[in-house]
Context: one part of a larger RNA
RNA sequence: UGGCGGGGGAGCACACAAGGGGUGCAUGCUACGGUUUAAUUGAAUUCAACGUCGGGAAUAUUACCUGGAGCGACGGCAGGAUGAAGGUCAAGCCAAAGACUUUACCAGACAAGCCGAGAGGUGGUGCAUGGCGAUCGUCAGUUCGUGGUGUGAACUGUCAGGUUAAGUCCUGUAACGAACGAGACCCUUGCGUUCAGUUGCUACUGGCGCAGUGAUGCGCUGGGCACUCUGAAUGGACCGCCUCUGUUUAAAGAGGAGGAAGGAGAGGGCGACGGUACGUCAGUAUGCCCCGAAUCUCCAGGGCUACACGCGGCAUACAGAGGUUGGCACAAUGGGUUGCAACACAGAAAUGUGAAGCCAAUCCCCAAAAACCAAUCAAAGUCCGGAUCGAGGGUUGAAACUCACCCUCGUGAAGCUGGAAUCCCUAGUAAUCGCUUGUCACCAUCGAGCGGUGAAUAUGUCCCCGCUCCUUGCACA
Repeated sequence: UGGCGGGGGAGCACACAAGGGGUGCAUGCUACGGUUUAAUUGAAUUCAACGUCGGGAAUAUUACCUGGAGCGACGGCAGGAUGAAGGUCAAGCCAAAGACUUUACCAGACAAGCCGAGAGGUGGUGCAUGGCGAUCGUCAGUUCGUGGUGUGAACUGUCAGGUUAAGUCCUGUAACGAACGAGACCCUUGCGUUCAGUUGCUACUGGCGCAGUGAUGCGCUGGGCACUCUGAAUGGACCGCCUCUGUUUAAAGAGGAGGAAGGAGAGGGCGACGGUACGUCAGUAUGCCCCGAAUCUCCAGGGCUACACGCGGCAUACAGAGGUUGGCACAAUGGGUUGCAACACAGAAAUGUGAAGCCAAUCCCCAAAAACCAAUCAAAGUCCGGAUCGAGGGUUGAAACUCACCCUCGUGAAGCUGGAAUCCCUAGUAAUCGCUUGUCACCAUCGAGCGGUGAAUAUGUCCCCGCUCCUUGCACA
């Protein structure tokens, strides 16, 4: 100087407390371990591995296994016009093949039999590396110049009192300044103003059609850009104003006014010096080592999908705040030419046949679901729950047995709220409801987003876990 302490002090955080919802039980999906296997390719293993490698593998992917085949730039040697390497009909072998073997033919200069040397390697080493990433942690820290103190390692600054989300700021002070980080910054969102008006909008208005006795309403179309919206510029928030607290003052804090918004308005991006020999040689790059006619390359089939078992993450439930049937509303983000497909017809449905429009504020995907209204079920393993299995049909694809998805009918398992333990969450959040998209020929209970409905509790503390600062002890470095 650091590190550590079941030493002390100060402070913080869904850390605890106060609440809400789960996991741990059941079934299924998925990942991992183990076991099995010809192979069940490999990596990742506390937080920070385990719906992770965008890893939803039918073939391909694919790195694994079984079987079959192919490949040596360049140099040297043996061989070669008494015909090298290469190609081919037929037969045999075979999953298939002039790959090989037999017989025969074409053609005309090289040559994998040997020695070097390569190409290639998802072969090894992430403890040789670059790059990228995770985590401590969006924690408030990490340093430097000059000066001062000390023989020196070093200290001071970076400390003390207050304050802050913050080494944020103020005051004091042998320190005075400065850099990285914090903040500022960038994006989205919340309010207004100006400009613009098609593919968007329709208050007002002209025309036409329909309904109505009429008033009027609905639809189409032309004006119009008021409003909504879209998207460019700009304004707005600063403790600026008032009161109080802060020993005076300051930094700041509490309340109030005005305001769309109030004390960082909300959400995100941005991750200091460094630590973890953290992860990745299987994304790419790359040192060294190894294989080199096989550890390279291609093809067919299989495997990654196995199953006494254990564990993580999720989905669906165990029901009445519910199930079923009928009616009836209201979104947003996105995607679309190898594409999205209105609409019509066929079908009980999955879907099929035809087909307008749209390279998109124009057309399509598009039906939102929970909600609401009405009826029914009445506490039961049930009209709960849907696993499993049987039968029939459909779609994608060359192919659906191993091993895809969808529809209909039948079957109707476990499960009656889950031990010890443990996780997430402070507001448009949790919970709950559906939708879009990525991957994608087909396949979503996954990831990333989007909107609908919409709570409870806390304004405390350092008791548990962890972190920051000061101080003290140390048989530690």
Small-subunit ribosomal RNA, 3' major domain from a Candidatus Micrarchaeota archaeon, 477 nucleotides, folded computationally. NCBI's taxonomy places the organism under Archaea, Nanobdellati, Microcaldota. It was read from a public genome assembly. It matches the Rfam family "Archaeal small subunit ribosomal RNA". For this family Rfam cites "Crystal structure of the ribosome at 5.5 A resolution" (Yusupov et al., Science, 2001).